This is a predicted structure of a 132-nucleotide RNA (FMN riboswitch aptamer (RFN element)). The coordinates come from a structure-prediction model, not an experiment, and the mean pLDDT is 82.
RNA sequence: AAUAGUCUUUGAGGCAAGGUGAGAAAGCUGGGCUUUCAAUUCCUGACCGGCGGUGACAGUCCGCUAACCCGCAAGGGUUGAACCGAUGAAAUUUCGGUACCGACAGUACAGUCUGGAUGGGAAAAGACAGAC
Numbered sequence: 001a002a003u004a005g006u007c008u009u010u011g012a013g014g015c016a017a018g019g020u021g022a023g024a025a026a027g028c029u030g031g032g033c034u035u036u037c038a039a040u041u042c043c044u045g046a047c048c049g050g051c052g053g054u055g056a057c058a059g060u061c062c063g064c065u066a067a068c069c070c071g072c073a074a075g076g077g078u079u080g081a082a083c084c085g086a087u088g089a090a091a092u093u094u095c096g097g098u099a100c101c102g103a104c105a106g107u108a109c110a111g112u113c114u115g116g117a118u119g120g121g122a123a124a125a126g127a128c129a130g131a132c
């Protein structure tokens, strides 16, 4: 003291708000009426942002993971969203402004609830070993 190797640990956040009332239950009742419950999914508002890279810090620049599809497997495929101004040597990353995006299954239509998941994982840190 490099690359590769082995092992260990770590490795995702977010509505206790207001409105509406699909529907459900109970009571009365020939139609129907009343009461109660009822959406983090609808409307308004609020809130959240994995990993690596990039001349300076990124949900929306490049790549990757998670998810979904195909495959016995190795592996292959699909997969969202940003502009303007300011500072500066340098920022689509900072600051100011205004926007936008968010797997699958369940359920009243879900980025935030429940579930697959005590799962998986990009990767990070450390230990061992140690060519030369």
Base pairs, nucleotide, nucleotide: 005128006127007126008125009124010123015045017044018043019042023037024036025035026034027033028032046112047111048102049101050064051063052062053061059100060099067078068077069076070075082098083097084096085095086094104115105114106113